This is a predicted structure of an 89-nucleotide RNA (Glycine riboswitch aptamer). It was read from a public genome assembly, where an Rfam model found it.
């Protein structure tokens, strides 16, 4: 200093699903009803890891709590860059 592996910033990068539903109010922060989505977060399993047995750790599956079903915001994820941290040489 450079590579691998993490995790954190940034880009106005790319990003799905599913009623601009119905009433009332209102200026779109509400309230009531049905109806739907899954990819923010959270649970839960389970293939594997682990263990004498337990424990334990685990998805983009499952659940719809939550958060979302025009735009706007947001969004797992992927790419770019930068920082930092670990391990190897």
């Nucleotide at each position: 200093a450079c590579a691998u592996c993490u995790g954190a910033c940034g880009c106005u990068g790319g990003g799905a699903g599913a009623g601009a539903c119905c009433g009332a109010g209102c200026u779109a922060u509400u309230c009531g009803g049905c109806g739907c989505c899954g990819a923010a977060g959270g649970a839960g399993c389970a293939a594997c890891c682990g263990c004498c047995c337990c424990a334990g750790g685990a998805a983009a599956c499952u659940c719809u709590c939550a958060g979302g079903c025009a735009a706007a915001a947001g969004g797992a994820c992927c790419g770019c860059g930068u920082c930092a941290g670990u391990c190897g040489a």